A computed fold for a 74-nucleotide RNA from a Clostridia bacterium, annotated as transfer RNA. Lineage of the source: Bacteria > Bacillati > Bacillota > Clostridia. The coordinates come from a structure-prediction model, not an experiment, and the mean pLDDT is 82. It was read from a public genome assembly. Its Rfam family is "tRNA". Rfam classes the family as a transfer RNA.
[in-house]
RNA sequence: GUACCCGUAGCUCAGCUGGAUAGAGUAUCAGACUCCGACUCUGAGGGUCGCACGUUCGAAUCGUGUCGGGUACG
Numbered sequence: 001g002u003a004c005c006c007g008u009a010g011c012u013c014a015g016c017u018g019g020a021u022a023g024a025g026u027a028u029c030a031g032a033c034u035c036c037g038a039c040u041c042u043g044a045g046g047g048u049c050g051c052a053c054g055u056u057c058g059a060a061u062c063g064u065g066u067c068g069g070g071u072a073c074g
Base pairs, nucleotide, nucleotide: 001073002072003071004070005069006068007067010026011025012024013023019057028044029043030042031041032040050066051065052064053063054062
């Protein structure tokens, strides 16, 4: 340099055939339980879906560019 893959909550990931409030587990916090704690149960907070532009009535999802990481080839 070329091709391909990945980037979504603090962490690990799902969703990517465009459509209803963007989710799960874990972690954190609060409450219940307990003599206290752990476990368990209930609830809450936490995201401009890497970034920008475009297409569209509508984009995490499609297109272009770009940034970071990885693999292969040269």